[in-house]
A computed fold for a 373-nucleotide RNA from Profundirhabdus halotolerans, annotated as Bacterial RNase P class A.
Of the family's consensus pairs, 95% are formed in the model.
Model confidence (mean pLDDT): 78 of 100.
It matches the Rfam family "Bacterial RNase P class A". It is annotated as a ribozyme.
The organism belongs to Profundirhabdus, within Bacteria.
The RNAcentral record of the sequence draws on ENA.
The gene name in the source record is rnpB.
RNA sequence: GGAGCCGGCCAGGCGGCCGCGCCCCGACCCGCCCCCGGGCGGAACGGGUGAGGAAAGUCCGGACUCCACAGGACAGGGUGCUGGGUAACGCCCAGGCGUGGUGACACGCGGCAAGCGCAACAGAGAGCAGACCGCCGGGGUCCGCCCCGGUGAGGGUGAAACGGUGAGGUAAGAGCUCACCAGCGCGGCGGGUGACCGUCGCGGCUAGGCAUGCCCCACCCGGAGCAAGGCCGAGCAGGGACAGGGUGGUCCGCCCGUCACGUCCCAGGUGGGCCGCACCGAGGCGUUCGGGUGACCGACGCCCCAGAGAGAUGGUCGCCACCCCGCGGUCCGCCGCGGGGGACAGGAUCCGGCUUACCGGCCGACUCCCCCC
Numbered sequence: 001g002g003a004g005c006c007g008g009c010c011a012g013g014c015g016g017c018c019g020c021g022c023c024c025c026g027a028c029c030c031g032c033c034c035c036c037g038g039g040c041g042g043a044a045c046g047g048g049u050g051a052g053g054a055a056a057g058u059c060c061g062g063a064c065u066c067c068a069c070a071g072g073a074c075a076g077g078g079u080g081c082u083g084g085g086u087a088a089c090g091c092c093c094a095g096g097c098g099u100g101g102u103g104a105c106a107c108g109c110g111g112c113a114a115g116c117g118c119a120a121c122a123g124a125g126a127g128c129a130g131a132c133c134g135c136c137g138g139g140g141u142c143c144g145c146c147c148c149g150g151u152g153a154g155g156g157u158g159a160a161a162c163g164g165u166g167a168g169g170u171a172a173g174a175g176c177u178c179a180c181c182a183g184c185g186c187g188g189c190g191g192g193u194g195a196c197c198g199u200c201g202c203g204g205c206u207a208g209g210c211a212u213g214c215c216c217c218a219c220c221c222g223g224a225g226c227a228a229g230g231c232c233g234a235g236c237a238g239g240g241a242c243a244g245g246g247u248g249g250u251c252c253g254c255c256c257g258u259c260a261c262g263u264c265c266c267a268g269g270u271g272g273g274c275c276g277c278a279c280c281g282a283g284g285c286g287u288u289c290g291g292g293u294g295a296c297c298g299a300c301g302c303c304c305c306a307g308a309g310a311g312a313u314g315g316u317c318g319c320c321a322c323c324c325c326g327c328g329g330u331c332c333g334c335c336g337c338g339g340g341g342g343a344c345a346g347g348a349u350c351c352g353g354c355u356u357a358c359c360g361g362c363c364g365a366c367u368c369c370c371c372c373c
Stems, first nucleotide, its partner, number of pairs: 001369004006364005012320007020050005029042006052344001056355002059353005064225004076221005081095005096109005110216002115214002117210002132155002134151007163181006182206001184203008229275004238266005244261001245259005283303005289298003322341008
């Protein structure tokens, strides 16, 4: 210098003008109420505060709330190497093994040697294997070849054809036998918390793939979700009471009935309002701090940090910084002028994750190649 591989961070800054939500304070003023002086509400100016790394998808896990619930089993769902972290997780960290890469590193992960099942096309044969060509033996022959048998060593097909090399052996061959190697199972010893690793012995010669197919094993799981849920409660309709009122029984009254005109009360809880809900939490930030390889935990200090209702953070202009392009200059380090660019996207009960989207920029660790000293 080039190429690469991981991790972390930022997501422009300042100012002018116009505008928005919430909170505080609230003069003049406006509205309402009354025992005329006060109270309540609104409101200008002013002050404070106001989205993200993903607020998103709503895919996991919790907090919280209500409902259900003796205990156990079955069914159903989820997770799946080991150990740890955490409130919990399908997340994170560290490790193990395998695969890919020269490497930094990335990706994957229980059990098909329990049982059942499945495997397109090609191919003779695809699951207790299988003779198409070839090879070997026997028989026949019209000499082209044909029939029977052996052979999984050679060829061919396929994603996959039941160990590899050598020797013996044979008609030709074959774990048929033997030596070595690979791999498998069992057992011992050593290391490790463990996944697993190393080593020794024995065995039989070889055990194929798929569990994102049923299934087996281990562990976890009650349901619904802030439209959860709680409180207060207009109006209309309903129920009850009553000195009154209308009306009927009567000529009148007492009395009785009826209407619900009037007054009062009642329960349910519709429209609506308040809480949940936004100050106290699995909270945020910081540390020459402590423990730990790390995720993380602890200690100390500081802070209180959007919030509502179908839902507020915007627009424009100028300067500076950044990136790109063009032109000109250059002492090659750059300088000047002009033009362009700044993404993805916005809370709605609250947290922890994952995934997806994103113009660009910065920082750190590491790997490989080339060159110079």